RNA sequence: GCCGUUGUAGCUCAGUGGCAGAGCGGCUGAUUCGUAAUCAGCAGGCCGGGGGUUCAAUCCCCUCCAACGGCU
Repeated sequence: GCCGUUGUAGCUCAGUGGCAGAGCGGCUGAUUCGUAAUCAGCAGGCCGGGGGUUCAAUCCCCUCCAACGGCU
RNA backbone atom coordinates (compact mmCIF):
# COMPACT_ATOMS: atom_id res chain seq x y z
C1' G A 1 0.00 0.00 0.00
C1' C A 2 -4.29 -3.61 -1.15
C1' C A 3 -8.25 -6.91 0.77
C1' G A 4 -11.36 -8.55 4.69
C1' U A 5 -13.72 -8.98 9.76
C1' U A 6 -15.41 -6.46 14.03
C1' G A 7 -17.40 -1.82 16.66
C1' U A 8 -24.78 -2.25 20.33
C1' A A 9 -25.57 -1.34 28.52
C1' G A 10 -19.81 -1.50 33.21
C1' C A 11 -18.22 -6.74 30.77
C1' U A 12 -19.49 -10.91 27.14
C1' C A 13 -22.73 -10.98 23.12
C1' A A 14 -27.89 -11.29 20.35
C1' G A 15 -30.89 -8.36 17.17
C1' U A 16 -30.40 -7.46 10.34
C1' G A 17 -35.68 -2.07 7.71
C1' G A 18 -41.09 -0.62 11.79
C1' C A 19 -40.90 0.20 20.42
C1' A A 20 -33.11 -1.90 21.39
C1' G A 21 -32.73 -7.20 24.19
C1' A A 22 -30.26 -11.46 27.10
C1' G A 23 -26.52 -13.39 30.57
C1' C A 24 -23.12 -11.62 34.18
C1' G A 25 -22.39 -7.20 37.02
C1' G A 26 -24.86 -2.64 39.89
C1' C A 27 -29.04 -0.75 43.15
C1' U A 28 -33.62 -1.68 46.17
C1' G A 29 -36.76 -5.11 48.61
C1' A A 30 -38.17 -10.23 50.41
C1' U A 31 -36.06 -14.52 52.76
C1' U A 32 -31.86 -15.39 56.95
C1' C A 33 -29.66 -14.40 63.83
C1' G A 34 -26.05 -12.44 60.03
C1' U A 35 -23.50 -13.35 55.23
C1' A A 36 -23.69 -16.10 50.77
C1' A A 37 -27.21 -18.45 47.64
C1' U A 38 -32.34 -17.89 45.93
C1' C A 39 -36.73 -14.91 44.52
C1' A A 40 -39.13 -10.11 42.99
C1' G A 41 -38.41 -5.30 41.12
C1' C A 42 -35.47 -1.01 39.30
C1' A A 43 -31.68 1.74 36.89
C1' G A 44 -28.18 1.87 33.02
C1' G A 45 -27.69 2.72 25.50
C1' C A 46 -28.39 9.64 21.29
C1' C A 47 -26.38 1.12 18.46
C1' G A 48 -17.87 4.14 16.96
C1' G A 49 -18.08 9.72 14.16
C1' G A 50 -20.19 12.17 9.74
C1' G A 51 -23.14 12.04 5.29
C1' G A 52 -26.70 9.55 1.90
C1' U A 53 -31.13 6.23 0.43
C1' U A 54 -36.08 5.42 2.57
C1' C A 55 -42.50 7.32 5.00
C1' A A 56 -39.13 4.92 8.52
C1' A A 57 -32.00 2.95 9.50
C1' U A 58 -28.61 -0.69 14.84
C1' C A 59 -29.84 -2.99 10.00
C1' C A 60 -28.83 -0.78 3.16
C1' C A 61 -24.86 2.66 0.56
C1' C A 62 -20.43 6.15 0.92
C1' U A 63 -16.61 8.16 3.87
C1' C A 64 -13.64 8.67 8.27
C1' C A 65 -11.81 6.59 13.09
C1' A A 66 -10.31 2.37 16.16
C1' A A 67 -9.10 -2.92 17.00
C1' C A 68 -7.87 -7.54 14.68
C1' G A 69 -6.51 -10.77 10.50
C1' G A 70 -4.57 -11.88 5.44
C1' C A 71 -1.52 -10.50 1.04
C1' U A 72 2.55 -7.64 -0.78

RNAcentral holds the sequence, with entries from ENA. A computed fold for a 72-nucleotide RNA from a Thermoplasmatota archaeon, annotated as transfer RNA. It matches the Rfam family "tRNA".